[in-house]
RNA sequence: GAGUUUGAUCCUGGCUCAGGAUGAACGCUAGCGGGAGGCCUAAUACAUGCAAGUCGAGCGAGAAUCUAGAUUUCGGUUUAGAGGAAAGCGGCGAACGGGUGAGUAACGCGUACGCAACUUACCCUUGAGAGUGGAAUAGCCCUGGGAAACUGGGAUUAAUACCGCAUAGUUUAUAAGGAUGACAUCAUCUUUAUAAUAAAGCUUCGGCGCUCAAGGAUAGGCGUGCGUUCCAUUAGUUAGUUGGUGAGGUAACGGCUCACCAAGACUACGAUGGGUAGGGGGCGUGAGAGCGUGACCCCCCACACGGGUACUGAGACACGGACCCGACUCCUACGGGAGGCAGCAGUAAGGAAUAUUGGACAAUGGGCGCAAGCCUGAUCCAGCCAUCCCGCGUGCAGGAUGACUGCCCUAUGGGUUGUAAACUGCUUUUAUUAGGGAAGAAACGCUAGGAUUUAUCUUAGCCUGACGGUAUCUUGGGAAUAAGCACCGGCUAACUCCGUGCCAGCAGCCGCGGUAAUACGGAGGGUGCAAGCGUUAUCCGGAAUCACUGGGUUUAAAGGGUGCGUAGGCGGCUAAAUAAGUCAGAGGUGAAAUCUUUCCGCUUAACGGAAAAAUUGCCUUUGAAACUGUAUAGCUUGAAUGAAGUUGAGGUUAGCGGAAUGUGACAUGUAGCGGUGAAAUGCAUAGAUAUGUCAUAGAACACCAAAUGCGAAGGCAGCUAGCUAGGCUUGAAUUGACGCUGAGGCACGAAAGCGUGGGGAGCGAACAGGAUUAGAUACCCUGGUAGUCCACGCCCUAAACGAUGCUAACUGGAUGUUUGGACUUAGGUUUGAGCAUCUGAGGGAAACCAUUAAGUUAGCCACCUGGGGAGUACGUUUCGCAAGAAUGAAACUCAAAGGAAUUGACGGGGGUCCGCACAAGCGGUGGAGCAUGUGGUUUAAUUCGAUGAUACGCGAGGAACCUUACCUAGGCUCGAACGCUACCGGCCGUUAGUUGAAAGGCUAAUUUCCUUCGGGACUGGUAGUGAGGUGCUGCAUGGUUGUCGUCAGCUCGUGCCGUGAGGUGUUGGGUUAAGUCCCGCAACGAGCGCAACCCCUAUUUUCAGUUGCCAGCACGUAAAGGUGGGGACUCUGGAGAGACUGCCGGCGUAAGCCGUGAGGAAGGCGGGGACGACGUCAAAUCAUCAUGGCCUUUAUGCCCAGGGCGACACACGUGCUACAAUGGCGGAUACAGAGGGCAGCGAAACAGCGAGGUGGAGCUAAUCCCAGAAAGUGCAUCUCAGUUCGGAUUGGAGUCUGGAACUCGACUCCAUGAAGGUGGAAUCGCUAGUAAUCGCGCAUCAGCCAUGGCGCGGUGAAUACGUUCCCGGACCUUGUACACACCGCCCGUCAAGCCAUGGGAGCUGGGGGUACCUGAAGAUGGUGACCAUAAAGGAGCUAUCUAGGGUAAAACUAGUAACUAGGGCUAAGUCGUAACAAGGUAGCCGUA
Repeated sequence: GAGUUUGAUCCUGGCUCAGGAUGAACGCUAGCGGGAGGCCUAAUACAUGCAAGUCGAGCGAGAAUCUAGAUUUCGGUUUAGAGGAAAGCGGCGAACGGGUGAGUAACGCGUACGCAACUUACCCUUGAGAGUGGAAUAGCCCUGGGAAACUGGGAUUAAUACCGCAUAGUUUAUAAGGAUGACAUCAUCUUUAUAAUAAAGCUUCGGCGCUCAAGGAUAGGCGUGCGUUCCAUUAGUUAGUUGGUGAGGUAACGGCUCACCAAGACUACGAUGGGUAGGGGGCGUGAGAGCGUGACCCCCCACACGGGUACUGAGACACGGACCCGACUCCUACGGGAGGCAGCAGUAAGGAAUAUUGGACAAUGGGCGCAAGCCUGAUCCAGCCAUCCCGCGUGCAGGAUGACUGCCCUAUGGGUUGUAAACUGCUUUUAUUAGGGAAGAAACGCUAGGAUUUAUCUUAGCCUGACGGUAUCUUGGGAAUAAGCACCGGCUAACUCCGUGCCAGCAGCCGCGGUAAUACGGAGGGUGCAAGCGUUAUCCGGAAUCACUGGGUUUAAAGGGUGCGUAGGCGGCUAAAUAAGUCAGAGGUGAAAUCUUUCCGCUUAACGGAAAAAUUGCCUUUGAAACUGUAUAGCUUGAAUGAAGUUGAGGUUAGCGGAAUGUGACAUGUAGCGGUGAAAUGCAUAGAUAUGUCAUAGAACACCAAAUGCGAAGGCAGCUAGCUAGGCUUGAAUUGACGCUGAGGCACGAAAGCGUGGGGAGCGAACAGGAUUAGAUACCCUGGUAGUCCACGCCCUAAACGAUGCUAACUGGAUGUUUGGACUUAGGUUUGAGCAUCUGAGGGAAACCAUUAAGUUAGCCACCUGGGGAGUACGUUUCGCAAGAAUGAAACUCAAAGGAAUUGACGGGGGUCCGCACAAGCGGUGGAGCAUGUGGUUUAAUUCGAUGAUACGCGAGGAACCUUACCUAGGCUCGAACGCUACCGGCCGUUAGUUGAAAGGCUAAUUUCCUUCGGGACUGGUAGUGAGGUGCUGCAUGGUUGUCGUCAGCUCGUGCCGUGAGGUGUUGGGUUAAGUCCCGCAACGAGCGCAACCCCUAUUUUCAGUUGCCAGCACGUAAAGGUGGGGACUCUGGAGAGACUGCCGGCGUAAGCCGUGAGGAAGGCGGGGACGACGUCAAAUCAUCAUGGCCUUUAUGCCCAGGGCGACACACGUGCUACAAUGGCGGAUACAGAGGGCAGCGAAACAGCGAGGUGGAGCUAAUCCCAGAAAGUGCAUCUCAGUUCGGAUUGGAGUCUGGAACUCGACUCCAUGAAGGUGGAAUCGCUAGUAAUCGCGCAUCAGCCAUGGCGCGGUGAAUACGUUCCCGGACCUUGUACACACCGCCCGUCAAGCCAUGGGAGCUGGGGGUACCUGAAGAUGGUGACCAUAAAGGAGCUAUCUAGGGUAAAACUAGUAACUAGGGCUAAGUCGUAACAAGGUAGCCGUA
């Protein structure tokens, strides 16, 4: 820096990622070289070899072998000499070098000092010296024991081994004295006396050694300051403990050890205990500060099978030494012995995991030696391993028809792979062939020479290479020998196809996958890195996410419930002093390596070398004196005291008071009272409730009373008194910084609760009863115990809240109020201390805070670090009588949890308003029969779709065949339709035959048009190519449609406000049908909607009159605009007019509203229609159509016959007809509008009861026809009944359409005459030419299942008080834990699975401590055989200490456990509904 909480926003906050690193491991892959590195685990066990020896110039002795002599039995033996092995004595070394990190929280390490308290072999310098004796012992020889390891005895022998004597001034000890210096003890120098202690030789004669003393160097020892991990759920620890005196011991100081004395010592600045750990230089990361780490290299420490112990030595308590105990392994003759790879290799084991039983001492270094030299798994090299770092290569250039393949696409074709390949030219690093071939080497030594004088130094030559025939150079041929891994949804560079279908799988986080997956698997392509690439693990970073640099605490996690106060921290003014802090200069140190910079060396780099810088630290010293500190002297402003006033429900104790309530008594009085949403339980005729009087009890104090007052908080309220504490004001008297804060500590601390004793009216957990309810362990009601009250003692918690710690200073105003002071012109002004409200600057994520800060500063305290687990578990923790309180985790789990604000949605929140929404009415539905649609069922099929409102007389505006998509059966496969190409033909059609249910198959006959004669048009067949699909997906889509809703809303530009989402505008006051208009306003404008513009209708004018009309004038008929004419009227259809709150009155600022106003045909939108904003419902439709994808291709396509879509126990919707008298029937009679008509409407006329038939005039329509309107009106009849109502159903007979009415048409006639007597709960429509009622027409159509749909006119009502309620909607506001938006969210028990944890009778380990017993080696002390001249030594015995072992009781810690407890997690389990809205009883906190 990014991703991730949300619909979106800002913030808080966690999780995750991108970077770097590694002693790594794993997966895939692998050409070379250089430089590094390589058991992180079992400090587990180890076979085998090697890793420490050397010196003959310390010593004795001396094998093999050789020479010479003697001798000989010819095998040998022996003497002398040379020779020098193995072993021994002795010296030096072995305490270095090498390994490991178990232990250790320590003066172990780091750093800086100190030792006046010490040692130091070998080395260097200086001085002095080395005289003279002695006794042994190993070896060798002899002889024993033992399997061995080893060992006993005897004799004899040497030394640079050992012991005396002499000398010793400087050494040491004691005593006495002097001088100088200093840290307290003292140090240095010096004088005197007494006492004590040395030595070694060898030799090549050059030298090498020896002793004493002093100094140096080197190496160590000891002490001290500072620094050095986690846990306080470890708070007290300690008897040699702390100190002193004395002694012992040590190289040396010291309780190091011992005796005695004292009672100290350490600790909140963290003792003691427990866990973990070698420390440092450094290394990784980081801007730094830090954080993490301690492999390789260097320094220090510790350890060497586990433990203990000492010996030797200059040095060890000793890795390749000794002794003892223990564990383990091996040998054994069973008696006894041997061993220690955490040296180098190597083996086994463990483990994810780490190499060769290599070469050489050539170099560097070490030991010994005079030296040559020997030894050296130190070291130098090589081998193995991509473990890391660095470098090189796998070619370079040209090359387009942009080849082929592959992959993708909109698929004639294009894109990509891709200049990539082929092909041409060039180069040869690396590898390979052949040849040459290093540096690292110079010393030592030898030879020769030089300088002086032998030592010593020096010159020249010679000798010496494991690596290694290696590095490297030259040369030949030839692109020849050499590329992979991960990723491609976002973060994060890189995209398509196929497969799969919440499967398989992926995943670092968010998250992908349920049929179009850039996220899974494969492919093509791409991106990144590259001999590597990814993954995993760990660390730092990002993380300001423990915040020193550099954070916070009103509401996100976080202020202690409140005060007093200890330690601590911080602290007013002035002066002078000091110099601890502070600052500056100088010096020492801060090892080297590393890091950084510069230069240099390997062809470069890694790597290496040199120099510088750095090492931020510590110490010493000199100086400064502002600030802090310290000590001193003062001051008064902080603080306090005193004085005078004043204030209040401050506290506590006692007394007193009235109202109310309950109870008791008496009285009056009678049937109810009480209680609720409604009731009931309860009380009451044994007299309640009510009323009155009296008595009594306990608790609380109406009004005053308030935004009031007081108190540290909790809290405090009738009145009076006592005691007592505080605040404030005035004034300046007293003290003179006495102050602030405050870890621990102490005190106080609502309610509930506990203990003891009282008290008990009302209220009232628990409990009982009554209701409510599906249930109701609740809410409501009737009772009622603890408690509430008092005294004393506990408890110590609250949402103990201002969710805001205390103190001090500073920073604008306004208003109210309490209580003081001063002034006043009596209105007020001003000055303090409080309590509140509003608004600035500033702050804040915002809400908000704002002199009572959450502003600006200072000081101190407390607290926080994701959510859950959890304020839980554990602790024999602290407190408590108990309840419990305080302190306070982890495993595990999630990617969030959260704060504030925004827009919506929602609320059994509020306000305003509208709508046939309710109400007021009229008529229906729901009951009957039938029609129709749907569900269900049935079926071979009952094709499909539509399903709350917004499906259900819907798609369908017309299913007998067709339609038709469904079923059964039969057939076709370039196919039923439409194209294209090629070839052949002239068809097609008609007729005939045959078969078949038809489709279809087979056969026969007949035979086009145009022409420029090439051919073309049309058409058939064959072949090829595009087929076809009412198959799936409306959740891939276009288009169309429904609904909210004809509701009044939905937005934009600019500006302004806000960090932002967003807001403003659009809210407010009015008004309207309306976001309609007006006014106001940080808004000003605009758009889509509203309205208007369009159409119909209502009035009228004008123009025009045919097919329409006919007043007047003619003709004419039985009648008739029938005819001539006419334009007056009706009407038709063009153009106009008209209505705009324009006028009047009232109200109002205006908009506008009101009026039985005027005028007008019409009046406040005149009536109706078309017209449907942004959007919502993944709404409907893939079956109107179009269309992506998928599926199908002798079938899911196409043709055809029959059937089905019409089934029928049932349920629902929509209708028709009715149930009758406002009616039915009969005959008579009047008045429409709008439509339709040529494969049509069809008149008149005739026959038929009728449907209809015959007929054919007229009409392509203001002309003719359909066409008789019906209700109505008048007359007549029926008389309340299952009827002269009603017409279902059924029988018969017909008509029409059609190829065909069986399934399955309509209509007519005759006959039949069912249910039904006005319809339960519930529910629908309608506000005027409306409802209701009456008929007419049309589309579709051969016909029709039409009672449907769409239109038309006729007759023609009732009612609306009003907006409380139901439903829907609009606006404003409020709450919200909702945003898939309340059909939301969400809690707990139970049931199931999984996981970790607590408790748990116990069981099993582990480390440590304590007590007692025992006690090896060893140490110290005592005794002391023995040896002895003495000194010295010294077996054995014994005392103490001690590793280890045993016993005992407790504590700590880990594992495990029947059972048990809660917790967490887990798409669709059970029960309820607690919370979020007034969540339907407001919620929440503490307590029982």
Molecule: small-subunit ribosomal RNA
Organism: uncultured prokaryote